Predicted 3D model of a 334-nucleotide part of an RNA (large-subunit ribosomal RNA, domain IV) from a Mollicutes bacterium. NCBI's taxonomy places the organism under Bacteria, Bacillati, Mycoplasmatota, Mollicutes. RNAcentral holds the full RNA, with entries from ENA.
[in-house]
Context: one part of a larger RNA
RNA sequence: CCACAUUUAAGGAACUCGGCAAAAUGACCCCGUAAGUUCGCAAUAAGGGGUGCCCCCGUGUUCGGGGGCCGCAGAGAAUCGACCCAGGCGACUGUUUAACAAAAACACAAGUCCCUGCCAAGCAGUAAUGCAAAGUAUAGGGGCUGAUACCUGCCCAGUGUUAGAAGGUUAAGGAAGCUGUUGUUCGGAAUUUAUUCCGAUAGGUGGCGACUGAAGCCCUAAUGAACGGCGGCUGUAAAUAUAACGGUCCUAAGGUAGCGAAAUUCCUUGUCAGGUAAGUUCUGACCCGCACGAAAGGUAUAACGAUCUGGGUGCUGUCUCAAAUGUGGACUCG
Numbered sequence: 001c002c003a004c005a006u007u008u009a010a011g012g013a014a015c016u017c018g019g020c021a022a023a024a025u026g027a028c029c030c031c032g033u034a035a036g037u038u039c040g041c042a043a044u045a046a047g048g049g050g051u052g053c054c055c056c057c058g059u060g061u062u063c064g065g066g067g068g069c070c071g072c073a074g075a076g077a078a079u080c081g082a083c084c085c086a087g088g089c090g091a092c093u094g095u096u097u098a099a100c101a102a103a104a105a106c107a108c109a110a111g112u113c114c115c116u117g118c119c120a121a122g123c124a125g126u127a128a129u130g131c132a133a134a135g136u137a138u139a140g141g142g143g144c145u146g147a148u149a150c151c152u153g154c155c156c157a158g159u160g161u162u163a164g165a166a167g168g169u170u171a172a173g174g175a176a177g178c179u180g181u182u183g184u185u186c187g188g189a190a191u192u193u194a195u196u197c198c199g200a201u202a203g204g205u206g207g208c209g210a211c212u213g214a215a216g217c218c219c220u221a222a223u224g225a226a227c228g229g230c231g232g233c234u235g236u237a238a239a240u241a242u243a244a245c246g247g248u249c250c251u252a253a254g255g256u257a258g259c260g261a262a263a264u265u266c267c268u269u270g271u272c273a274g275g276u277a278a279g280u281u282c283u284g285a286c287c288c289g290c291a292c293g294a295a296a297g298g299u300a301u302a303a304c305g306a307u308c309u310g311g312g313u314g315c316u317g318u319c320u321c322a323a324a325u326g327u328g329g330a331c332u333c334g
Stems, first nucleotide, its partner, number of pairs: 001329008010320002014318001019315001027051005036041001038147001052069007070074001082313007089305002094106002110145007122131003148300004153230003158227002160223005167218003173212002177208006185200007231249005258292001259289001270286005
């Protein structure tokens, strides 16, 4: 010097990002116990007091009462809750990144929407087949939200989905017909007499093709707990300011209730109030919401949480400010 322990005057969080770590609390009995609340809880709330041994009494080793004795100390060691106030998030118990994350993430009961009538839908497989299910819509599958309470506004123009079928468009296929080429046979003509040309024709093989031709798309509706979206400029009141009120443009419709500098607020340490001697954090308000907002749910919420944030009591070597001791190392010598 290092590690692990133990102790410490006075102070007591002044340490620090932060009470991290340590200290403190602790068992049992008695008394006592607030707000809030879903009436179950909260609650071991909080906060107090007691605890050994001997004798006597109450039927009494244990419980109660009385008397006495000892120690600094009687749950004499060890095991063995610190508590309170306020807020955010998530209702809760649970699950998770085996080996840096345990959470506000996932799940959850519950809500809602969609699909599925059974040889179900859905999933695996080329298929047979299997699961679903030896189930049958109070069932099964999928999406979203996530206890409970109060609620869940407007927009169907776009996208999606569902339904519809009058009209438009539309493929392969079919197809009247038109046309090219090849070529059998026949006829005619010409001549260089075995060829050429013209016409008709069985067949083969290409091209075009009126017309016919489904779903789909266009179209018509519905649908938001489907994907999603939910304005601007400007004037106006007898102090000023502001604008209940008006005008105008645009839109499918212009954000309702509730909440709001918020896990969301850039400006911003917004402003006011509280707490502190002093508070970029915290709490309560305000609303000017850069850029909250209603099942990608909104707002509340008792209980719960190795959750996050702020404050307080107790407690302490966290600190002022360091010291000593023990054990084991390091170090020196062998």